[in-house]
RNA sequence: GAAUACCUUCGGGGCGUGGUGCGGUUCCUUGGAACCAAUUCCCGACCGGCGGUGAUCUCGUAUACGAGUAGCCCGCGAGCCAAUAGGCAGGAGUCCGGUGAGAAUCCGGCGCCGACAGUAUAGUCUGGAUGGGAGAAGGUAGAC
Numbered sequence: 001g002a003a004u005a006c007c008u009u010c011g012g013g014g015c016g017u018g019g020u021g022c023g024g025u026u027c028c029u030u031g032g033a034a035c036c037a038a039u040u041c042c043c044g045a046c047c048g049g050c051g052g053u054g055a056u057c058u059c060g061u062a063u064a065c066g067a068g069u070a071g072c073c074c075g076c077g078a079g080c081c082a083a084u085a086g087g088c089a090g091g092a093g094u095c096c097g098g099u100g101a102g103a104a105u106c107c108g109g110c111g112c113c114g115a116c117a118g119u120a121u122a123g124u125c126u127g128g129a130u131g132g133g134a135g136a137a138g139g140u141a142g143a144c
Base pairs, nucleotide, nucleotide: 001144004141005140006139007138008137009136010135015044016043018042019041023036024035025034026033027032028031045124046123047114048113049076050075051074052073057068058067059066060065061064071112072111079088080087081086093110095109096108097107098106116127117126118125
């Protein structure tokens, strides 16, 4: 230095004094009045787990390295269906423009996606969950 084994800690963000009114409450002169009522609908707003890749972009040292940058490029994840295989869990942008030899990742614009259960139809509320977890950091031993 290191296969491997074990231990510790860490390990997910986000709504509104808007509109409508499913439904309900109260009052009275039976036909009305007042009030409550969706973070789910409509409108507007907001959010983005982990590993990889990440161009000549950014930063640092210093000329060749190191570090950083993707919800929608490749994979993983709790959960759901099946219970083996497999599928869902984003099967959501190879959109438009710019720079460039080269861009799914940079810059600008526009668009799109979001488990299960509950409830007025939920990415943002409540719940399983003081759970689990992709993994990250540190430590101990250590074949070789």
Molecule: FMN riboswitch aptamer (RFN element)
Organism: Sulfobacillus acidophilus